[in-house]
Description
Bacterial RNase P class A from Promineifilum sp., 398 nucleotides, folded computationally. Its mean pLDDT, the model's own confidence on a scale to 100, is 77. It was read from a public genome assembly, where an Rfam model found it. Lineage of the source: Bacteria > Bacillati > Chloroflexota > Promineifilaceae (SeqCode) > Promineifilum (SeqCode).
RNA sequence: CAAGUUGGCCGGGCGAUCGCGGUUUCGGUUCGCCGAAACUGAGGAAAGUCCGCACUCCACAGAGCAAGGUGCCGGCUAACAGCCGGGCGGGGUGACCCGACGGCAAGUGCAACAGAGAGGCAUAUUGCCGGAAGAGUUCGCUCUUUCGGCGAGGGUGAAACGGCGGUGUAAGAGACCACCGGCGGCGGCAGCGAUGUCGCCGGCCAGGCAAACCCCACCAGGAGCAAGGCCAAGCAGGGCGAAAGGAGCCGAUAGGCCCCUACGGAGUCGCUCGCUCCGUCCGACGUCCGGGUAGGCUGCACGAGGCUUCCAGCAAUGGGAGUCCCAGAUAGAUGAUCGCCGGCGUCACACGGUUGCGUGUGGCGGCACAGAAUGCGGCUUAUAGGCCAACUUGCAGC
Numbered sequence: 001c002a003a004g005u006u007g008g009c010c011g012g013g014c015g016a017u018c019g020c021g022g023u024u025u026c027g028g029u030u031c032g033c034c035g036a037a038a039c040u041g042a043g044g045a046a047a048g049u050c051c052g053c054a055c056u057c058c059a060c061a062g063a064g065c066a067a068g069g070u071g072c073c074g075g076c077u078a079a080c081a082g083c084c085g086g087g088c089g090g091g092g093u094g095a096c097c098c099g100a101c102g103g104c105a106a107g108u109g110c111a112a113c114a115g116a117g118a119g120g121c122a123u124a125u126u127g128c129c130g131g132a133a134g135a136g137u138u139c140g141c142u143c144u145u146u147c148g149g150c151g152a153g154g155g156u157g158a159a160a161c162g163g164c165g166g167u168g169u170a171a172g173a174g175a176c177c178a179c180c181g182g183c184g185g186c187g188g189c190a191g192c193g194a195u196g197u198c199g200c201c202g203g204c205c206a207g208g209c210a211a212a213c214c215c216c217a218c219c220a221g222g223a224g225c226a227a228g229g230c231c232a233a234g235c236a237g238g239g240c241g242a243a244a245g246g247a248g249c250c251g252a253u254a255g256g257c258c259c260c261u262a263c264g265g266a267g268u269c270g271c272u273c274g275c276u277c278c279g280u281c282c283g284a285c286g287u288c289c290g291g292g293u294a295g296g297c298u299g300c301a302c303g304a305g306g307c308u309u310c311c312a313g314c315a316a317u318g319g320g321a322g323u324c325c326c327a328g329a330u331a332g333a334u335g336a337u338c339g340c341c342g343g344c345g346u347c348a349c350a351c352g353g354u355u356g357c358g359u360g361u362g363g364c365g366g367c368a369c370a371g372a373a374u375g376c377g378g379c380u381u382a383u384a385g386g387c388c389a390a391c392u393u394g395c396a397g398c
Base pairs, nucleotide, nucleotide: 001394002393003392004391005390006389007388008387009386010385012341013340014339015338016337017336018335020041021040022039023038024037025036026035027034028033043369047380048379050378051377052376053375054374055224056223057222058221068219069218070217071216072086073085074084075083076082087101088099089098090097091096102215103214107213108212109209110208125154126153127150128149129148130147131146132145133144134143135142136141162180163179165177166176167175181205182204183202184201185200186199187198188197189196190195228298229297230296231295237289238288239287240286241285244261245260246259248257249256250255262280263279264278265277266276267275268274305324306323307322308321309320310319311318312317342367344365345364346363347362348361349360350359351358352357
């Protein structure tokens, strides 16, 4: 210098004008609200809603089934499918990265194409070997048919039932033997453990897939802030509110009118009678009640909280001290325009340089992903542009 790996961080700044939400204070008010001032007002992912909790309500004697999830070991945590450290396996020259990483040696199932055969005492396609018969013969043998043995060689495939050498055999084969590999069992050593390593034994040789059914172990009640609590228009419902009977008329009904008597209230009045008016059925009205819609308040912003720093620990994380208060909208506020600066891309010019390129000036373009809605811890995904640290590989110079 180039190409990378890992971890962390920022993710535009300033000003002017106009505008929006919240809190407090002041002023006004028709009590609905309005105005002014001050302070304050999105993120690293607020996203996806995929996990895990807090919180709330419901359910619940205990145990189990179904359905679901998790699956190497140790640690961390409120908890987790998260994180840290480690083991094993795989990838990369390397820094480093990836892995749901129990069981297919319990059962069932699946496997395109090719291939004779794709899972079992497998398969006879090309082949190898032996017997019998026939034909040919240069008498060595060869060919054909048929019966049997074989799984070694060829061939197909991602995969064909350990590898290699020998013994053996008519030909062959873990059929047998040595070595290697795998698996299983037993034991020693190291480690908390996963595991590693060493030794002995057994021809045991067993294919792949369990984010296929399944088996084993472990986990787990259900619903969710539209949870839940409080207040409560209008409409509907219920209770209560002094005092009723009879006759007649109109009308199809519903209903209306009127008379008598009684009663209640009001007026007249000092009081009683009397007189007048209204009423005594429903309804209306008044009042109360319960549930509760619209609507409002709450839950709901002091929290597994942020920042700085110290200690313990490899780390995740935990503990201590100091300090700070930091959005709460409800169809949803946190914005728009302009100017300057910043950095980026591109073009032109100038200068430097062997090139790549660098520096300066100017023009143009564009500055992402996205946006709270009960809160928190994670994971995943999106993200213009930029910065820092550690490490790796290659080339060159000293």